């Protein structure tokens, strides 16, 4: 200095907080206060699962199908969001090997 499918999409996890629900507490009363509340909704992974799609070589079949493979991935601070924070986005960035 340079390649590489460092591909989408979806449901999930790990994880994360506090709008709503619940739960606690005060209370005359909640359009009060609490996540230093196990939980539901909710947000969620480049480097976490799984499936579907596509794409790319290669084989086989015969023209549009089927099968195989497609690695590796240490990493801040800040900042930014419709309640909020995060392993979310800046970002496979900056940096380091």
């Nucleotide at each position: 200095a340079u390649g590489a499918u460092u591909g989408a999409u979806u449901u999930c996890u790990a994880g994360g907080g506090u709008u709503c629900c619940g739960c606690a507490a005060u209370u005359u009363g909640a359009u009060u206060u609490g996540g230093u509340c196990u939980g539901g909704u909710c947000c969620g992974a480049g480097a976490g699962a799984a499936a579907u799609c596509a794409c790319a070589u290669a084989g086989c079949a015969a023209u549009u199908g089927c099968u195989a493979u497609g690695c590796c991935a240490c990493g801040g601070a800040a900042g930014g969001a419709g309640a909020a924070a995060a392993g979310c986005c800046u970002g496979g960035g900056a940096g380091a090997u």